This is a predicted structure of a 1505-nucleotide RNA (small-subunit ribosomal RNA) from an uncultured prokaryote. It matches the Rfam family "Bacterial small subunit ribosomal RNA".
RNA sequence: AGAGUUUGAUCAUGGCUCAGAUUGAACGCUGGCGGCAGGCUUAACACAUGCAAGUCGAGCGGUAACAGAGAGUAGCUUGCUACUCUGCUGACGAGCGGCGGACGGGUGAGUAAUGCUUGGGAAUAUGCCUUAUGGUGGGGGACAACAGUUGGAAACGACUGCUAAUACCGCAUAACGUCUACGGACCAAAGAGGGGGAUCUUCGGACCUCUCGCCAUUUGAUUAGCCCAAGUGAGAUUAGCUAGUUGGUAAGGUAAAGGCUUACCAAGGCGACGAUCUCUAGCUGGUUUGAGAGGAUGAUCAGCCACACUGGGACUGAGACACGGCCCAGACUCCUACGGGAGGCAGCAGUGGGGAAUAUUGCACAAUGGGCGAAAGCCUGAUGCAGCCAUGCCGCGUGUGUGAAGAAGGCCUUCGGGUUGUAAAGCACUUUAAGCAGUGAGGAAAGGUUGAUGGUUAAUAGCCAUCAGCUUUGACGUUAACUGCAGAAUAAGCACCGGCUAACUCCGUGCCAGCAGCCGCGGUAAUACGGAGGGUGCAAGCGUUAAUCGGAAUUACUGGGCGUAAAGCGCACGUAGGCGGCUUUUUAAGCUAGAUGUGAAAGCCCUGGGCUCAACCUGGGAACUGCAUUUAGAACUGGAAGGCUAGAGUAUGGUAGAGGAGUGUGGAAUUUCAGAUCUCUAGGUGAAAUGCGUAGAGAUCUGAAGGAAUACCGAUGGCGAAGGCAGCCACCUGGUUCAAUACUGACGCUCAUGUACGAAAGCGUGGAGAGCAAACAGGAUUAGAUACCCUGGUAGUCCACGCCGUAAACGAUGUCUACUAGCAGCUCGGGUCUUAUGGCCGGUUUUGCGCAGCUAACGCGUUAAGUAGACCGCCUGGGGAGUACGGCCGCAAGGUUAAAACUCAAAUGAAUUGACGGGGGCCCGCACAAGCGGUGGAGCAUGUGGUUUAAUUUGAUGCAACGCGAAGAACCUUACCUACUCUUGACAUCCAGAAGAUUUAGCAGAGAUGCUUUAGUGCCUUCGGGAAUCUAGAUACAGGUGCUGCAUGGCUGUCGUCAGCUCGUGUCGUGAGAUGUUGGGUUAAGUCCCGCAACGAGCGCAACCCGUGUCCUUAGUUGCCAGCCUUAAGUUUGGGCACUCUAAGGAGACUGCCGGUGACAAACCGGAGGAAGGUGGGGACGACGUCAAGUCAUCAUGGCCCUUACGAGUAGGGCUACACACGUGCUACAAUGGCGAGUACAGAGGGAAGCGAGACAGUGAGGUGGAGCCAAUCACUUAAAGCGUCUCUCAGUUCGGAUUGGAGUCUGCAACUCGACUCCAUGAAGCUGGAAUCACUAGUAAUCGUAGAUCAGCAAUGCUACGGUGAAUACGUUCCCGGGUCUUGUACUCACCGCCCGUCACACCAUGGGAGUUGAUUUCACCCGAAAUUGGGAAGCUAACCUUCGGGAGGCUACCACUUACGGUGGAAUUAGCGACUGGGGUGAAGUCGUAACAAGGUAACCGU
Repeated sequence: AGAGUUUGAUCAUGGCUCAGAUUGAACGCUGGCGGCAGGCUUAACACAUGCAAGUCGAGCGGUAACAGAGAGUAGCUUGCUACUCUGCUGACGAGCGGCGGACGGGUGAGUAAUGCUUGGGAAUAUGCCUUAUGGUGGGGGACAACAGUUGGAAACGACUGCUAAUACCGCAUAACGUCUACGGACCAAAGAGGGGGAUCUUCGGACCUCUCGCCAUUUGAUUAGCCCAAGUGAGAUUAGCUAGUUGGUAAGGUAAAGGCUUACCAAGGCGACGAUCUCUAGCUGGUUUGAGAGGAUGAUCAGCCACACUGGGACUGAGACACGGCCCAGACUCCUACGGGAGGCAGCAGUGGGGAAUAUUGCACAAUGGGCGAAAGCCUGAUGCAGCCAUGCCGCGUGUGUGAAGAAGGCCUUCGGGUUGUAAAGCACUUUAAGCAGUGAGGAAAGGUUGAUGGUUAAUAGCCAUCAGCUUUGACGUUAACUGCAGAAUAAGCACCGGCUAACUCCGUGCCAGCAGCCGCGGUAAUACGGAGGGUGCAAGCGUUAAUCGGAAUUACUGGGCGUAAAGCGCACGUAGGCGGCUUUUUAAGCUAGAUGUGAAAGCCCUGGGCUCAACCUGGGAACUGCAUUUAGAACUGGAAGGCUAGAGUAUGGUAGAGGAGUGUGGAAUUUCAGAUCUCUAGGUGAAAUGCGUAGAGAUCUGAAGGAAUACCGAUGGCGAAGGCAGCCACCUGGUUCAAUACUGACGCUCAUGUACGAAAGCGUGGAGAGCAAACAGGAUUAGAUACCCUGGUAGUCCACGCCGUAAACGAUGUCUACUAGCAGCUCGGGUCUUAUGGCCGGUUUUGCGCAGCUAACGCGUUAAGUAGACCGCCUGGGGAGUACGGCCGCAAGGUUAAAACUCAAAUGAAUUGACGGGGGCCCGCACAAGCGGUGGAGCAUGUGGUUUAAUUUGAUGCAACGCGAAGAACCUUACCUACUCUUGACAUCCAGAAGAUUUAGCAGAGAUGCUUUAGUGCCUUCGGGAAUCUAGAUACAGGUGCUGCAUGGCUGUCGUCAGCUCGUGUCGUGAGAUGUUGGGUUAAGUCCCGCAACGAGCGCAACCCGUGUCCUUAGUUGCCAGCCUUAAGUUUGGGCACUCUAAGGAGACUGCCGGUGACAAACCGGAGGAAGGUGGGGACGACGUCAAGUCAUCAUGGCCCUUACGAGUAGGGCUACACACGUGCUACAAUGGCGAGUACAGAGGGAAGCGAGACAGUGAGGUGGAGCCAAUCACUUAAAGCGUCUCUCAGUUCGGAUUGGAGUCUGCAACUCGACUCCAUGAAGCUGGAAUCACUAGUAAUCGUAGAUCAGCAAUGCUACGGUGAAUACGUUCCCGGGUCUUGUACUCACCGCCCGUCACACCAUGGGAGUUGAUUUCACCCGAAAUUGGGAAGCUAACCUUCGGGAGGCUACCACUUACGGUGGAAUUAGCGACUGGGGUGAAGUCGUAACAAGGUAACCGU
């Protein structure tokens, strides 16, 4: 510090996710040691048991227990035991009294301010401690304990009697205290202990002294209370709140100011700088994260606050409204004799419960600290330690060195090897930690006692202080540490390995099981699931989950945005607020600097020290960015006072304008009405129809009525804030602008709330109503058509008044100000120049281009989206949703404000490449058109589908499957079915063995095969052996037309013989990409030329190749025969090689020549010559790629599967089935024909298990026979249409030949299923074929025959070749199909066979409404009213003091009153749960109906109503 994820790719926007750090954590797997920390985050839920606050006998009366001493009695073994008595002593239960239980410890429920933090303040108190000054005199009356009686189950009382005090109460004394009218008045106390020479004594003491205590006042410190300012959560879908409320006066009350309380008076106080209300929450130092600013958090430690079962209340006290105190009410638990009582773990342990989850009913007061005490000491679950837990942090260890035969085993493998791996074993060492044994610090200072010195004192006593000696105190603790012993011995796991993200292979599984943080993996070759091997990371831990910050500049102060991505209010005015021109003086609030105080400690940071290091502990420093006080400064901002004119405004004078409001008025047109003329259609549409018209329409003419809108001018013209504004005239009126002067003197800009205006539609009332026209009706269209089109037509549109308040209200661009290159127009003023239809200058508005700059790009560009400033509004992923609920507005429609649950990993912008369009331009093709002939109808052949079957083997399925693989299914082929057989196999290699291999015959069987039997002593040899054969055999293996063409190679089809497809360098662009390859011409062609930020190049095109067309040269048999010879004739022979022909090599054609057109080009048009002319005709040749196109059944091949079978053999059957449908063909339907006889002319092929002549017999297929030919020699081989002629005469025929019967021939082992051909007989359908559809542009179509491959034969009418005869037509590119290129739109990129919307149906999810219902919280009114304080005063009781002895003062109790907790009744508000039914929403592999949107999406789309 970034990364993944939207796209075919790109840039941007934007969300989601990851890598980091952290935790009081939990869970899973695993677990050696130690140190230091931490440990109920949930139920402030309920608690059994034990402990957590006591202490003082030096305050008191005392003596229940223990010990001692003394006295007495008894037993007796003269010194023991037992008992009794004595508080005499040490001590001490209970009690009175003092101090402490307000600290320490726990918890975070409540509390958004009565709290906390920081900083100030004045009107206070303060036990113990401290400073100081004084005092401590003299009396009195009780009450516990105790004793007795008595109630009660208990808890606990009641009554009578006795008694002490540092308990209680007077009196005296009384100021530097308190009060005061300034005269005065008032207020206290307590003793205890140690020691002691005199003196006194009731023998207790008095007295002296010391120590401790007590009282009053005072100083300080500490602690506590109170007040103020600022800061300290969320919600405005909480906007108004408040009656002791705000202030005053008086009184009361408090330690203290104060409505703190009461009476009276006034009507205030708080609030948009957020009152009130609701929800949430203890606050802070800090902790955590972060570069920081910030964010989150408030465990442990420390400070403050609050609370102690829930609510209320006071008492005591220095301090409490009191965790281990009291009273009352309530809930709960326990005891009970039913009458009544007891309790409060949010102290430490512990229990139950809750929960994902959090420990021992431990030891000790040794240390530190606290309470009491004079002290010793006692108490202390504070604390110190230990136990449990990997909960965290830190440290150590689980060995070290050597060791290659690179062992075995595992895993992988291309079978060679690789890897685990120096890893192990082996050898040599070491011993930390754990174990055993031993030694053994420090934490201990105090205290006690003895002695010395000093102080106090009359004192050497006592007490206090200091020093020294001796003595004693350790829970932890089997401490830490050290030493010795033995032995590698006792000690490694977890997660991950597709990318992000370090780390890869095999097997299993087969969209299953599963994984997943995001993207996503899994449908038979998964580095993503599970296992294994290996690897990577961390390590006594490792992962997961949860949570916080970070990354996230994704709430942006630091540090973002708003034309199109989310985002500028429809527009203006304007209040608060924010901001504000030049200058002078002043002030000092902001600001700057210094100083002072504070900012607790701990923590963080720096630097030292101590534990072996570290964590940890500890000394010092810095820091704590803050607040307050104070002293200076005066530039800037602010305040105050004054001045100025550049901002702003006013006045005067012009000018332009659909600016606004109301009034008047004009013409054209539509419609209607009236009249006239005329007669049959008119109207409307893509085409029609509805509707109108002989009752006279439409058309034409005249007149009238009425409403609405204002042609031309008219315009990227004008005006207005926006919405918007258009005939003409006048009236009223707003604003802009120009020029020149004068005046005011910052009066300004922006603007939350607010106010005005605000298209269309819509609403209300009343008018008007010509045209147009939602709704509605009819006619069409259509599968449907509640639409588009047509005929009608009502609201409405118009006017007046009043509402509504929204629009894609758009420049999708808030307002204002300043600055920053230009060019060319438009509008309106002005100035100036020799008066010009002109030039120049300077303003206002508006339009187009464009530099810099900006922008993601598109684009913007002085009218900014540039550079800056001021203010306002708005945005924060998509959907849900501009929706629900609530509020406000509205007559309503609805508007405005405005969420959440849930769901997705995207949604979006701009631009790019393609593809597509019922977009456009250009061009081509038998694409259409023009022609000719077919198919589709018939019969048959053949292929396919379907059906059937034991099997009808299989593949191919739009073009580009279907006379295709198959250039030949009777057996074989053959892959299918049935049956019978074989199992190292029908076939290959290796090992071993054999010598025979081979073969005759018979029998069984459908055959394979089996049994028996006959003959047979091999071939080659370099003598080593080799080739071939066989099998009782053995092991590896063979074999598979089994699956996967979606694992593949190879081959092929197709677009398409279409003209395209790319690259290098350069340039442009952030980039994908573009350019080149586009443009102007031209071509069959990206063919060529010209131009051009491109210049070149490659694969394609063309050419090179093979046939064919002309000529030449060479050659002349088997070919040819003109001339010569020969023959009856026949190239028959001689002869010849001229010609044909054969087959080698050449020539020829190149837009080369001429003319024209064109741009002086490329090229095109015409012509000449020529056998051939513009590629001469034909073929081979097929760019980058597309279709997961076809083929695992040609072959090859990965993987999977079968292995006495999915392999192999045999026989028979099937592939030939047959209600039907389709494709491709053949033959026909006839006279351009059929039949008969006669007659002419090819080319190209194949031929030895072959072609087979002449001859003979057969009606014929064919047969007999075998001349010739290994082929320019022989044969196949008569070519047919044609030509001439005879006949038929329009008919189901002398057309047509299917089908069937009979008889044959040939091939073959065999023609039944299932061959071809021949003869005789039979003689179906069919008379030119519906919708639709195919081929063909010249030697072509059409028509005619011939040959070949395969092959024993043949299903061939197929296929492939060959020649004969031989046309018609093309105006042309509008349309159909396909293609190319440029451009345009796009929401498509699996690319229109695309994408995608809504209803309905089904399942699930969350949510709104909902008659209601059940709670919770708050509040109002009323009722009841405990305890308690205060007050009252009419009752009762009463020790201290007073008394005139009657009583009084004072006190207590009961009673009354106010306040009031809990409780009750009724109402209201808020909130939560449930709720029949209901509304929409979301999600969901294959549902239904349509096709709304994206292309002109087939009616452009969208916004409002």